[in-house]
């Protein structure tokens, strides 16, 4: 440099235009236990990576940008 793909709670994920974003782990408070661990039952935690446009409505789609992959050179 070209092309292609990827961005969503602390971590890794599902989410094919509709209103209130999903699950695990991890975290925080409970039950249990002499106590821990394990199990258990609650609970917080998201400007869905910026901007712009499209639409009655954008995580979703379009364009630009910024970050990361892989691939050819």
């Nucleotide at each position: 440099g070209u092309u292609u793909c990827u961005g969503u709670a602390g971590u890794g994920u599902a989410g094919u235009g509709g209103u209130a974003a999903u699950c695990a782990c991890a975290u925080u408070c409970g039950c249990u236990u002499a106590a821990c661990a394990c199990g258990u039952g609650a609970a917080a935690a998201g400007u869905c990576c910026u901007c712009a446009g499209u639409u009655c409505a954008a995580u979703u789609c379009u364009g630009a940008g910024c970050a990361g992959a892989a691939a050819c050179a």
Record summary:
Transfer RNA from Eptatretus burgeri, 73 nucleotides, folded computationally. Lineage of the source: Eukaryota > Metazoa > Bilateria > Craniata > Eptatretus. Its Rfam family is "tRNA". Rfam classes the family as a transfer RNA. The prediction has a mean pLDDT of 82.